[in-house]
Context: one part of a larger RNA
RNA sequence: CGCAGGAAACGUGAGCGGUUUUUCUCCUAGUACGAGAGGAUUGGAGAGGACGCACCUCUGGUGUUCGAGUUGUCGCGCUAGCGGCAUUGCUCGGUAGCCACGUGCGGCCAGGAUAAACGCUGAAGGCAUAUAAGCGUGAAACCCUCCGCAAGAUGACGUUUCCAGUACUUUGUACGUAGGCUCCCGGAAGACUACCGGGUCGAUAGGCCGGAUGUGUAAGUGCAGCAAUGCACUCAGCUUACCGGUACUAACAGCCAAACG
Numbered sequence: 001c002g003c004a005g006g007a008a009a010c011g012u013g014a015g016c017g018g019u020u021u022u023u024c025u026c027c028u029a030g031u032a033c034g035a036g037a038g039g040a041u042u043g044g045a046g047a048g049g050a051c052g053c054a055c056c057u058c059u060g061g062u063g064u065u066c067g068a069g070u071u072g073u074c075g076c077g078c079u080a081g082c083g084g085c086a087u088u089g090c091u092c093g094g095u096a097g098c099c100a101c102g103u104g105c106g107g108c109c110a111g112g113a114u115a116a117a118c119g120c121u122g123a124a125g126g127c128a129u130a131u132a133a134g135c136g137u138g139a140a141a142c143c144c145u146c147c148g149c150a151a152g153a154u155g156a157c158g159u160u161u162c163c164a165g166u167a168c169u170u171u172g173u174a175c176g177u178a179g180g181c182u183c184c185c186g187g188a189a190g191a192c193u194a195c196c197g198g199g200u201c202g203a204u205a206g207g208c209c210g211g212a213u214g215u216g217u218a219a220g221u222g223c224a225g226c227a228a229u230g231c232a233c234u235c236a237g238c239u240u241a242c243c244g245g246u247a248c249u250a251a252c253a254g255c256c257a258a259a260c261g
Stems, first nucleotide, its partner, number of pairs: 001152001005163007015149004021049007033038001051106005059100004066093005071086006111143002117137004165175004179256004183199005204250003207246005214238002220233005
C1' cells in the first nucleotide's frame, strides 16, 4: 500500500515445514516344528539407547550485584572497626535467572491407495491359468493421522461485536465516535523492530515495609584467660534478581481517525 466504510476479537485452512527411530527382557511357550540339538510365526506386557520438545519441583553447574573466612599492602590520626588494590587477591557456600549431569512428555494406534509377493472368480484356448474384463490380501516407502506456520491463498476467506455526529467557506475542510498511534513506566518479550503489562479512575518499575532464601552467630559490651583466644547477650547480624503489601518517587506530554461504492 492492497484486501470496495472505519475498527476489535475469534476462527477456517489452500499451501508449506516437522515428526517417522531402534535394542533388549518377560508372557504366549520350552508350545508349533524337530530323532535330537535346538527352537519359532502370532498376539500381549515391560525396561532401555539415541534423538526431539518443554520445564526448574528434585539432583547438580553457573551465579565478578548475597553472606562468610583469610594473606600482603595502603588509607580513614592511633586502637578497634571498616574501605581500596592485588585475576572476583585467594578460598568456602549460595537466591533469582539461565542451564544439564536433572525432571516430565513424544514417536503410538487407526485409516486409504499400493510395491515385491500371495490369492478369488475367469475366458481367449470345452482343460489349465491370480488377468485378458472384474474382485481381494499385502511394507519403515506414498497419502492421511500427530505437531508447527499459514488469507499478499491479489482466488486477499468466515463469524461475532463496536462506531456510523456536529459545524462550516458543502462534495471538501475542521472538531471529533468506535478505535489506534507517538510518548512515558516496565517485562521470564526482545539484535532493531515486534509482542505483552501499566500510564493517577494507577501496584507498571524504583523506594520503603513484611516474608522467603542464603550465609552462619555481626558490631559493641561483659565474663574467663599472662596472651593467642574462648564464652554470653545471639538460630545473631547482614541478605541481589524471589513472594506479598504500601502511592513515598517516576508513568509527563501529544497526535491520528470512518461516514464510502